[in-house]
RNA sequence: UUCUUAUCCAGAGAGGUGGAGGGACUGGCCCUUUGAUACCUCAGCAGCAGACUGUAUAGUACUGUGCUAAUUCCAGAAGCGAAAAAGCUUGAAGAUAAGAA
Numbered sequence: 001u002u003c004u005u006a007u008c009c010a011g012a013g014a015g016g017u018g019g020a021g022g023g024a025c026u027g028g029c030c031c032u033u034u035g036a037u038a039c040c041u042c043a044g045c046a047g048c049a050g051a052c053u054g055u056a057u058a059g060u061a062c063u064g065u066g067c068u069a070a071u072u073c074c075a076g077a078a079g080c081g082a083a084a085a086a087g088c089u090u091g092a093a094g095a096u097a098a099g100a101a
Stems, first nucleotide, its partner, number of pairs: 001101008013042005021031003025076004043068003048064003051060003072093001077090004
C1' cells in the first nucleotide's frame, strides 16, 4: 500500500512551545489571534487485539493501538417521498482495530 471482517447518534482537557490556519476530499456550515493546526508534558475516555481473573455471561485497565469541538459536523451515489422541500433507507468515501498478501 491492497484485501477481508467489525465498529463509527455514547464517552473523555489542562499546561507549555509556537504563531495562521484548521475541520480527509468537493460543496455547505463551523472552529480559530479570547491563539488554529502541529509538537511536548501530564491527565482522562474507550475497551479492538493480547495478558490476567472467572465454569461462564463477564470483569480488570497490565501490554500494543486508538481517541479527547460539533453524529464520521451535514451532504455527495441510488432509492422512497406524485413535482419541489423536509424526512427516511441503503451505499460510496473516510477513520480505527484485528487478520492476510

This is a predicted structure of a 101-nucleotide RNA (SAM riboswitch aptamer (S box leader)) from Peribacillus deserti.
The prediction has a mean pLDDT of 86.
NCBI's taxonomy places the organism under Bacteria, Bacillati, Bacillota, Bacillaceae, Peribacillus.
Of the family's consensus pairs, 94% are formed in the model.
It matches the Rfam family "SAM riboswitch aptamer (S box leader)". About the family: The SAM riboswitch is found upstream of a number of genes which code for proteins involved in methionine or cysteine biosynthesis in Gram-positive bacteria.